[in-house]
RNA sequence: AUGAUUAUAAGGGGAGAGACCACACACGUGGCGCCGACGGAGCAAGUACGUUAUGACGUAUGAAUCUCUCAGGCAAAAAGACUCUUGUAUGACG
Numbered sequence: 001a002u003g004a005u006u007a008u009a010a011g012g013g014g015a016g017a018g019a020c021c022a023c024a025c026a027c028g029u030g031g032c033g034c035c036g037a038c039g040g041a042g043c044a045a046g047u048a049c050g051u052u053a054u055g056a057c058g059u060a061u062g063a064a065u066c067u068c069u070c071a072g073g074c075a076a077a078a079a080g081a082c083u084c085u086u087g088u089a090u091g092a093c094g
Base pairs, nucleotide, nucleotide: 006089007088008087009086010085011084012083013082018032020031021030022029023028033074034073035072039070040068041067042066046061047060048059049058050057051056
């Protein structure tokens, strides 16, 4: 010196669901109805261990954009998984 991958910073793209009702009056609170792509929780196969009458059983581990909706959100704004560009760090492979 090539620069996979990972992390991070900046900028861009970025869905869903009531501008519902009542109170209060700035941006809120309560009620009902909804959403899932910040966060959170749950689980399959597989793997490991143990028991066994060798059929199986139990425990642990075990992913998500799946499921739940605790939190969060349901005009705009903000947030937003994921993704693109650039920079920085790392340095697989050659």
Molecule: Glycine riboswitch aptamer
Organism: Tenuibacillus multivorans